A computed fold for a 317-nucleotide part of an RNA from Candidatus Huberarchaeum crystalense, annotated as large-subunit ribosomal RNA, domain IV. The full RNA is in RNAcentral, with records from ENA and SILVA.
Context: one part of a larger RNA
RNA sequence: UUUUGCAGAAGGAAAUAAGCAAAAUAGUUCUGUAUCUUAGGUAUAAAGAAUGCCCUUGCUUGCGAAAGUGAGGGUCUAUGUAAAAAGAUCUGCUGGACUGUUUAACAAAAACACAGGUGGCUGCUAAGUAGUAAUGCUUUGUAUAGCCGCCGACGUCUGCCCAGUGGGAGUGUGUUAAAGCUGGUUUCAACCAGCCUAAGCCCUUCUAAACGGCGGGAUUAUUUUUGAGUCUCUUAAGGUAGCGAAAUCCAUUGUUAUUUGAUUGAUGACAUGUCUGAAGACGUAACAAGGUAGAUGCUGUCUUCUGCAUAAACGCG
Numbered sequence: 001u002u003u004u005g006c007a008g009a010a011g012g013a014a015a016u017a018a019g020c021a022a023a024a025u026a027g028u029u030c031u032g033u034a035u036c037u038u039a040g041g042u043a044u045a046a047a048g049a050a051u052g053c054c055c056u057u058g059c060u061u062g063c064g065a066a067a068g069u070g071a072g073g074g075u076c077u078a079u080g081u082a083a084a085a086a087g088a089u090c091u092g093c094u095g096g097a098c099u100g101u102u103u104a105a106c107a108a109a110a111a112c113a114c115a116g117g118u119g120g121c122u123g124c125u126a127a128g129u130a131g132u133a134a135u136g137c138u139u140u141g142u143a144u145a146g147c148c149g150c151c152g153a154c155g156u157c158u159g160c161c162c163a164g165u166g167g168g169a170g171u172g173u174g175u176u177a178a179a180g181c182u183g184g185u186u187u188c189a190a191c192c193a194g195c196c197u198a199a200g201c202c203c204u205u206c207u208a209a210a211c212g213g214c215g216g217g218a219u220u221a222u223u224u225u226u227g228a229g230u231c232u233c234u235u236a237a238g239g240u241a242g243c244g245a246a247a248u249c250c251a252u253u254g255u256u257a258u259u260u261g262a263u264u265g266a267u268g269a270c271a272u273g274u275c276u277g278a279a280g281a282c283g284u285a286a287c288a289a290g291g292u293a294g295a296u297g298c299u300g301u302c303u304u305c306u307g308c309a310u311a312a313a314c315g316c317g
Stems, first nucleotide, its partner, number of pairs: 001312002004309005010303002014301001019298001027051005036041001038153001052075010076080001088296007096287001100112002116151007128137003154283004159214003164211002166207005172202001174201002180195005215233005242276001243273001254270006
């Protein structure tokens, strides 16, 4: 100096990116229990009290051994779930509903799954899928089924756009290949001309919980500001409800309020967010080794280090 432990005056997070680590809590009995809530929970909420041993004694249960539950007194180390074992707690916000699953050996999560929602395909010799095929799986199932997507409990909702791309359906004097047919050059081949004609494209429609998209410029109310409104260009339609410096905000430590002695933090508001926004948005009880902020308790994290044990390094022999 290091490893692993133990103890510590006064203070008690001042340490630090962060209470990381450590300390603290703990069993049982009794009392008591807010807020929110999907009425189940939250909840061992929180917050309190008791607890050892000895003597005397009541009651209850039991065939008994004994067990349970009271009353009175005594006693010590003032302590008694005496060892071991054995929850720290509370309050906001955030993403994910939940139990679950995952990168065997750096990631356990907000990722995956999930119940549930929704779209598409499929009438059974089904669609889908494996195989060259025979044949198999799905399935000895049959649309309350099977397969393929997307979203992801629940609650309130899910706006506008089919112009583009994609998908479905339809229609025809549009377009149109090869083959075929007819004709031409005396004949054959080749060639030339014409006729016929599928899908597709074109055309007409439907479709966004398909891929996706969802404007600009002027002007205007009796100070100022704001702009309900008006005018205008323009689009397929011009972002609705919500939420909003957000896991999304560059400028930014935005402004403001609360929290602190002091806060680039947290929370509540404000709000053109020129990159918010509806299978997703916004809420949400419960849940968790998720993330983030605060409070109580507690402590060697620290003020400020010290002692002891332990195993090494190291020194001497």